This is a predicted structure of a 354-nucleotide part of an RNA (small-subunit ribosomal RNA, central domain) from a metagenome. Its mean pLDDT, the model's own confidence on a scale to 100, is 89.
Context: one part of a larger RNA
This record gives sequence, C1' cells and structure tokens, in this order.
RNA sequence: CUGGGUUUAAAGCGUUUGUAGCCGGACAUGUAGAUCCUUGGUGAAAUUGGCAGGCUUAACCUGUCAGCGUGCCGAGGAUAUCGCUUGUCUAGGGACCGGAAGAGGGCAACGGUACUGUCAGGGUAGAAGUGAAAUUCUAUAAUCCUUACAGGACCGCCAGUAGCGAAGGCGGUUGUCCAGGACGGGUUCGACGGUGAGAGACGAAACCUAGGGUAGCGAACGGGAUUAGAUACCCCGGUAGUCCUAGGCGUAAACGAUGCUUGCUAGAUGUCGCAAGUAUUACGAAUAAUUGCGGUGUCGAAGGGAAACCGUUAAGCAAGCCACCUGGGGAGUACGGUCGCAAGUCUGAAACUU
Repeated sequence: CUGGGUUUAAAGCGUUUGUAGCCGGACAUGUAGAUCCUUGGUGAAAUUGGCAGGCUUAACCUGUCAGCGUGCCGAGGAUAUCGCUUGUCUAGGGACCGGAAGAGGGCAACGGUACUGUCAGGGUAGAAGUGAAAUUCUAUAAUCCUUACAGGACCGCCAGUAGCGAAGGCGGUUGUCCAGGACGGGUUCGACGGUGAGAGACGAAACCUAGGGUAGCGAACGGGAUUAGAUACCCCGGUAGUCCUAGGCGUAAACGAUGCUUGCUAGAUGUCGCAAGUAUUACGAAUAAUUGCGGUGUCGAAGGGAAACCGUUAAGCAAGCCACCUGGGGAGUACGGUCGCAAGUCUGAAACUU
C1' cells in the first nucleotide's frame, strides 16, 4: 500500500463548534470539462507471436506480417451520469409563532435540619471508644437535659432503569438574566446540508499560584491497639485539602469500555414530554383508554456475533465523512519538539528480548 478490523481479543479522540478537504435532495435550461463513440497523427528499436530465410541443427541471426505500446495530441459527434451555468421546487436544514415540560447555565436574596463552639440555667461521676482494650475528655464540673447566640458546610422526605445537559455534570426556596430540546402550525427562507485534518471552546476529582474562609470530614503526621512485624485494616487526635474569589492544570474504568449523520428492516410491554379527537366527570392545567411525534427502559422475530450478547436507542442491511489498530515485553519509556509556575501533558521511537 491492498486488505481486514475497532462493546469485552490491539483499536472510537473526554465532549463540542467549526476552517480546508471529502461527500451531497427534486425538476428543467444551457455548456460539453469528466465520460463514451468515430477518425487522423504520434506512441524508437530490441523484446513477444505467425510465416519465410541464413549458419550441418539448435540456441542465435535476418526479413516480413501481426501484436504490444494500456498513453498523448488534433478533428468530428453523443449527453444518461459526474462537474459547471441559469431558473424553479419543498420531502433535508434553518427562521418565526403558540401553549406546555425540565436537578440546563450565571448572579442575587432568603430559608431549613443537623453539627461544632460559646454564654446562662439544671444536674453528678463518669463519658467516649472497641471484637476486647487503651491512648483521649472529665472534679478548673465533663457526658446528659433546657433555652439563647455564633459559625461554616450541606440541602432530608419528595426521588422515580424520572428529568435536563454536547460531554464533564446538574437536586432547599424565590427572583432575575441567558441558553437548548420536544410537540403543534393552511407562517417563512429555499439545499442554506453531512462529516471534519489542522484550529478554537468546554472539560470530574486531585494538584498548583494569590487572597479569604475553616463547622464537619480528613491525605501527611502524632499517639493507642492488633501483630512475628503492622510504615495498614480498628481507635483517639490532626495539618494540607475539601468551601469562596481570580487564575493555572487538561487528565479519569472522562464507560454504553459502543465516533457523528442519513435511509431501510416484525413486534410486545413500562415510563416521561407534547398534540389530536373520544369517553367519564366531584367541570379542574381532572381522569381513562386510543392514535401520532419525540425521549428513556425491559423483552424479543428476522438478521448479526467466537460467544457473552446486540436486536427500530443495532453490535442487523446500506451510504458519507473523521479518528484509531496491526503479537507480548522494552514503553506511553528515551530523545527531540510542544504547552505548563510546577506536578506533568501532548507527540512518541529503537536496540534488545520473547
């Protein structure tokens, strides 16, 4: 490179926006670049095949005809397809309108229980902790009970294979600002689309810088136990951190271990949102069944799969585009580059070994 692959065997970038590129709906007009047909030229010789001839034969050589030279250039034509041109369309996509749903995001205010501490009152000898203990707290009055106050963090029940978000993720209440999706429409634009190398943005936790904050929890650390030892598991403490503000980092089993988009291919059943007409109605933003669309689960026909399993939310059947894989170790290491304050990230070998 041609292939074959990527849920679990090696392999889907953490996610998304989007540049180049690649790919692209229906009808018609023109064009004739691609494509196809005819034709002219050119496409060296040797080499190859047929026939004939020359060396005693053969190999070899010579002649002739054919073939090859897959191509290039010119002329004439065809117009289905691809391209280009112009015009039109609405099935893709966008915009707008309508009433609904939502832990979607930012900011602000307010609230709630618990916890810890403090003051005051009550009260007296233990409390705490464990498998059992001890370290620990306590006569300067603990633990416990009752109010009050302060502080920081968190947000019980509701809570649901419920919802929302591109992913990370999102859960007290209210207000405000911002954004996205679904449904419905006899509104509108008219292919404006898909993917996306580079690039940009976002990106849990931990960690870093500066400033605040610190109730609880708690790496490190101190102590008590356990043990042969115990740099652990258990217990008593406890600093960073966890929280806030402004930056940095850019990684995770960032998982559905499953890239995005589109079309096609039996169903059954639960649930969430919207819509429609129907029935019931204590007329309410009510209830029920049905149908349609969109999500989210379970089970399954065909089909697929090494199997587990997947199965209209595909891992089925196809198309487009991107990313990635090619035995194990060495190694996500070395070197170089890149970004970073650092930690380190990204890119990423070879010898050797098996």